[in-house]
RNA sequence: CCUAUUGAAACGGGAGAAUCGGCGCAGCGCCGAUGCCGAAGGAGCAACCGCCCCGGAAACUCUCAGGCCUAAAGGACCGUUUCAACCAA
Numbered sequence: 001c002c003u004a005u006u007g008a009a010a011c012g013g014g015a016g017a018a019u020c021g022g023c024g025c026a027g028c029g030c031c032g033a034u035g036c037c038g039a040a041g042g043a044g045c046a047a048c049c050g051c052c053c054c055g056g057a058a059a060c061u062c063u064c065a066g067g068c069c070u071a072a073a074g075g076a077c078c079g080u081u082u083c084a085a086c087c088a089a
C1' cells in the first nucleotide's frame, strides 16, 4: 500500500399483495365482512455443517406479528464510504 471476514453507522437502490358496505370533517380516517402478500421480527421442516450426548442452520414453508384501498413510514438483500475487531500476504 492492497485485499478477505464479522459488527455498527451514514448514503443510495429496494419487491409483493384488495374488494365491498356503513359512518365521518370525504385528500383521507374509523368500523365491519371476506380476501390477499412475504423481504422487519417470529415459528417450522430440512439439504448441509459441527466440538456429532447434542447443537447451528435458508431467500424453502407457515402467516402469530407486520403489511395490502393513496402517500409516507418500514423493508430482507445489494452497492459505496467510515470506524472497530480480526485473518492472510
Stems, first nucleotide, its partner, number of pairs: 005085009018034007035068003041064001042062003048056003